[in-house]
RNA sequence: CGGCUAAGCAGUUGCUGAAUUUUUUCAGAGGAAAGUCCGGGCUCCAUAGAGCAAGAUGCCAGGUAACACCUGGGGGGCGCAAGCCCACGGAAAGUGCCACAGAAAAUAGACCGCCAAGCACUUUGUGUUUGGUAAGGGUGCAAAGGUGCGGUAAGAGCGCACCGCAAUCUUGGUAACAAGGUUGGCAGGGUAAACCCCAUCUGGAGCAAGACCAUGUAUAGGUUGUCAUAUUGUAUGGACACGUUGCUCGCGUGGACCAGGGUAGGUCGCUAGAGGCUUGUGGUGACGCAAGUCCCAGAUAGAUAACUGCUCACGACAGAACCCGGCUUAACGGCCG
Numbered sequence: 001c002g003g004c005u006a007a008g009c010a011g012u013u014g015c016u017g018a019a020u021u022u023u024u025u026c027a028g029a030g031g032a033a034a035g036u037c038c039g040g041g042c043u044c045c046a047u048a049g050a051g052c053a054a055g056a057u058g059c060c061a062g063g064u065a066a067c068a069c070c071u072g073g074g075g076g077g078c079g080c081a082a083g084c085c086c087a088c089g090g091a092a093a094g095u096g097c098c099a100c101a102g103a104a105a106a107u108a109g110a111c112c113g114c115c116a117a118g119c120a121c122u123u124u125g126u127g128u129u130u131g132g133u134a135a136g137g138g139u140g141c142a143a144a145g146g147u148g149c150g151g152u153a154a155g156a157g158c159g160c161a162c163c164g165c166a167a168u169c170u171u172g173g174u175a176a177c178a179a180g181g182u183u184g185g186c187a188g189g190g191u192a193a194a195c196c197c198c199a200u201c202u203g204g205a206g207c208a209a210g211a212c213c214a215u216g217u218a219u220a221g222g223u224u225g226u227c228a229u230a231u232u233g234u235a236u237g238g239a240c241a242c243g244u245u246g247c248u249c250g251c252g253u254g255g256a257c258c259a260g261g262g263u264a265g266g267u268c269g270c271u272a273g274a275g276g277c278u279u280g281u282g283g284u285g286a287c288g289c290a291a292g293u294c295c296c297a298g299a300u301a302g303a304u305a306a307c308u309g310c311u312c313a314c315g316a317c318a319g320a321a322c323c324c325g326g327c328u329u330a331a332c333g334g335c336c337g
Stems, first nucleotide, its partner, number of pairs: 001337005007311007015028005030317001034328002037326005042206004049249004054202005059073005074088001075086004089197002094195002096191003111137002113133009145163006164186001165184008210268004219259001221258004227237004240254005275294008312315001
């Protein structure tokens, strides 16, 4: 680092489901069932489109029904190492922020300084004015790229070498990227888990979804909305209302809302699956393919409890409610690589 297990065995009485000529047989909570954080299956809106907004993801290539998951690779960081972690597109599109300290924190400047000239005083030095300067020191997480050499009045990429940066080319690789060459004195940092830009993706609600059967009753109730044309039955157009995640267009329906009354019972959904196991095979791997084999909870005030005996590793965290794939959290031991 990875995998398996999760007290066991026996007897008696009891609980739930299925099958069964009413006797019995078989099965019966987890590795996380927890969290409800992602992704779906399924059901309905419903005939279901476009744009904007909003939200999510963010290196590359694969796996998968799909994913923010998993696998492999690249880059960065940590560790002596086996290994572990990453909210990993863009700072040269723009805006914002970087406390305190410091002269100055980004269109950034001179605190201590260094140099030249003038003036004054004067023991070859001190003070002051003007000009030049950012190499040295100080402050700070970070100060106009770093180290060295030359040059200069003193310095400075001012020049040069190497490194860094930018552009471009060659080679390897599917790619992220890596190595190398050439040219250029060249934008001085961080932050996008800040706004933003870029790329990709996204209907909504949810099993208390929803479907059926039975029973039963009460609407002379209230508010709002309807025009024109053709026609006597309806059609077309407009307005209005409702539905379609928010808005607009489009589409559909013809109603919508408030108050009151009745029923609240049963069946389905509800477990045969993107299923488990074994063997073979392809692949670095996630995983795929083929063959065989098995059925492994379906409760509904909610099922596995009580007693006795034995063994030992002395038992932690902890109980399904439509289902599945993940992630996260909790946690006593034992075994294997």

Predicted 3D model of a 337-nucleotide RNA (Bacterial RNase P class A) from a marine eukaryotic metagenome. The sequence is in RNAcentral, with records from MGnify. Its Rfam family is "Bacterial RNase P class A". The family's RNA type in Rfam is ribozyme.